A computed fold for a 95-nucleotide RNA from Thioalkalivibrio sp. XN8, annotated as Glycine riboswitch aptamer.
Of the family's consensus pairs, 84% are formed in the model.
Taxonomically the source falls in Thioalkalivibrio (Bacteria, Pseudomonadota, Gammaproteobacteria, Ectothiorhodospiraceae).

RNA sequence: UUGGCUCUGGAGAGCGGCCCGGCAUGGGCCCACCGAAGGUGAGGGGUGCCGCGGCUGCGCGGCACUGAAUCUCUCAGGUAACCGGACAGAGGGGC
Repeated sequence: UUGGCUCUGGAGAGCGGCCCGGCAUGGGCCCACCGAAGGUGAGGGGUGCCGCGGCUGCGCGGCACUGAAUCUCUCAGGUAACCGGACAGAGGGGC
């Protein structure tokens, strides 16, 4: 330094409608939303190849590859509480 672990903090969005079920936990379908589990996409730049110019330093263009996020998409997940949660702090000693 990185990863893991423990504790703490930690946002957003319908306690939506209908149906199944004796009840509860739940399940199915539909509409509306959220972005901070996870995942998708690609910018500058870089590399290689080709073409043109230059003439040996390079420049321009095209193609391919690589390429970030708290951006983006909303697949997944989520929309009372609980759970989860990117990210952040602490995880020395003595009195």